[in-house]
Predicted 3D model of a 71-nucleotide RNA (transfer RNA) from a Planctomycetaceae bacterium.
RNA sequence: UUCGGAGUAGUUCAACGGUAGAACGGCUGGCUGUUAACCAGACGAUUGAGGUUCGAGUCCUUGCUCCGGAG
Repeated sequence: UUCGGAGUAGUUCAACGGUAGAACGGCUGGCUGUUAACCAGACGAUUGAGGUUCGAGUCCUUGCUCCGGAG
């Protein structure tokens, strides 16, 4: 330089173009003589900028970061 892949919650991962979820972790409450375990609840995220669409995490274009192949 070129080609391909990945980027979603603190972490690991889901999500037919139609309400962004789970597990673990953290927080609050319950239970307990106390902690742990267990139970309940709330909080918390789509890499940036454009485009298509009634509607984009998802499709298109172009950046950024990481990984891999070729040279």
The sequence is in RNAcentral, with records from ENA. The organism belongs to Planctomycetaceae, within Bacteria. It matches the Rfam family "tRNA". Its Rfam clan is "tRNA clan". The coordinates come from a structure-prediction model, not an experiment, and the mean pLDDT is 82.